[in-house]
Context: one part of a larger RNA
Molecule: small-subunit ribosomal RNA, 3' major domain
Organism: metagenome
RNA sequence: UGACGGGGGUCCGCACAAGCGGUGGAGCAUGUGGUUUAAUUCGAUAAUACGCGAGGAACCUUACCUGGGCUCGAAUGUCUCUGCUACCUUGAGAAAUCAAGGGUUCCUUCGGGACAGAGUACAAGGUGCUGCAUGGCCGUCGUCAGCUCGUGCCGUGAGGUGUUGGGUUAAGUCCCAUAACGAGCGCAACCCCUAUACUUAGUUGCCAGCACAUCAUGGUGGGGACUCUAAGUAGACUGCCUGCGCAAGCAGUGAGGAAGGAGGGGAUGAGGUCAGGUCAUCAUGGCCCUUACGCCCAGGGCUACACACGUGCUACAAUGGCGUGUACAGAGGGAAGCUACCUGGUAACAGGAUGCAAAUCUUGAAAGCACGUCCCAGUUCGGAUUGAGGUCUGCAACUCGACCUCAUGAAGUUGGAAUCGCUAGUAAUCGCGCAUCAGCAAUGGCGCGGUGAAUACGUUCCCGGACCUUGUACA
Numbered sequence: 001u002g003a004c005g006g007g008g009g010u011c012c013g014c015a016c017a018a019g020c021g022g023u024g025g026a027g028c029a030u031g032u033g034g035u036u037u038a039a040u041u042c043g044a045u046a047a048u049a050c051g052c053g054a055g056g057a058a059c060c061u062u063a064c065c066u067g068g069g070c071u072c073g074a075a076u077g078u079c080u081c082u083g084c085u086a087c088c089u090u091g092a093g094a095a096a097u098c099a100a101g102g103g104u105u106c107c108u109u110c111g112g113g114a115c116a117g118a119g120u121a122c123a124a125g126g127u128g129c130u131g132c133a134u135g136g137c138c139g140u141c142g143u144c145a146g147c148u149c150g151u152g153c154c155g156u157g158a159g160g161u162g163u164u165g166g167g168u169u170a171a172g173u174c175c176c177a178u179a180a181c182g183a184g185c186g187c188a189a190c191c192c193c194u195a196u197a198c199u200u201a202g203u204u205g206c207c208a209g210c211a212c213a214u215c216a217u218g219g220u221g222g223g224g225a226c227u228c229u230a231a232g233u234a235g236a237c238u239g240c241c242u243g244c245g246c247a248a249g250c251a252g253u254g255a256g257g258a259a260g261g262a263g264g265g266g267a268u269g270a271g272g273u274c275a276g277g278u279c280a281u282c283a284u285g286g287c288c289c290u291u292a293c294g295c296c297c298a299g300g301g302c303u304a305c306a307c308a309c310g311u312g313c314u315a316c317a318a319u320g321g322c323g324u325g326u327a328c329a330g331a332g333g334g335a336a337g338c339u340a341c342c343u344g345g346u347a348a349c350a351g352g353a354u355g356c357a358a359a360u361c362u363u364g365a366a367a368g369c370a371c372g373u374c375c376c377a378g379u380u381c382g383g384a385u386u387g388a389g390g391u392c393u394g395c396a397a398c399u400c401g402a403c404c405u406c407a408u409g410a411a412g413u414u415g416g417a418a419u420c421g422c423u424a425g426u427a428a429u430c431g432c433g434c435a436u437c438a439g440c441a442a443u444g445g446c447g448c449g450g451u452g453a454a455u456a457c458g459u460u461c462c463c464g465g466a467c468c469u470u471g472u473a474c475a
Stems, first nucleotide, its partner, number of pairs: 001475002003472003007469007015459002019422005026314008034305002042053002064300007076123003079119005087102006105114003125289002128287003134283002136278003139274001141272001146185006152161003164177004191266004196234007206223002210221003237260001240254001241252004303441001316415001320374007332363003337356002341352004381412001386407007428451007
């Protein structure tokens, strides 16, 4: 100087408390451990692994296993030669591949080029090892308020001071004091979205007033008022008032205001810590393999299942289930695409047909509301499992896809010890969209809107953190 203390002081955080909803019990989905296996590829493992890498494992992916093959090699560049090539057919084979036959390319500024093959030489290739050799990127403490420097001063020196003290703040934020005076990286602001108004613009959006038309509809003429769209501007600053205070600032059922004291949200992560994670995104030192640890192919596996754990979904019902009718979003996507509408089918879907490269066309919101029914039961709750029949994608759904219909109708009656999230348009609850994608194991992830609470006395205690101080046999 740090680190640590079941030392002290001050302060903060959904840290506790006060509340609301869960997990832990059930079934299923998914990840992991374990076990099994020819293989169940590899990595991640307290917080900071476990719906994680994977924003999509039937083949491919794919790295694993079994078997069949290749050896300058699956790819690319440079040089030389050829135009026998490419392509098609047939045969063998699981295919890769091999053999036979047909075939004799295209452009041209005539130099050549494209493409294919052969040769030669140099560069092959490795998802093999080491993240404790590394770069880059990322997690965490933590959006915590800290981390430092120049000059000066103090100390023999390590170092201290500044950065401490008194107040204040979300903040090393600001004020006052002060052997310190200044400065840098962080904080805050500048950026984006959102809440209000104005200006400009008015199509594909809108429709108040005026007309036209229709069973009806901004459908049409027209209009820019309104909504909206998208560019600019204004607005919030403790600016004003009152009280407290030296000041910074704090308080107020204050005024005004759409908004009030950081209005709400996002992006933004200082110096460092964990030899944290990643050599399997990529790059890269060293080591290792080179007729194989490289490469091609078929099939299998990554989907196994006495079990254990994590994360979720669906429930156990009447604030509910079922049936019929009916209302209101936002944000996105769409050409090998999204599809109105019509017909067939109980349906998944199929056959037609039309609009739209989209503020123009397309994409039933659901919970809600109204009426009816069920009457507390393992039920008209719950939907696992299984049987049968189909639909779709795709060379191909056996291992191993999703969906539909009929039948079947398991556990489960609110969950032990323990444990998690959340302070407001939040929790809870309801649906919608997107990426990946032929299809989909999505109940996941990322977004969007609808409905919309309860509680916070307080800081004694648990956990984590910040500052000052004290002790130390620790560095």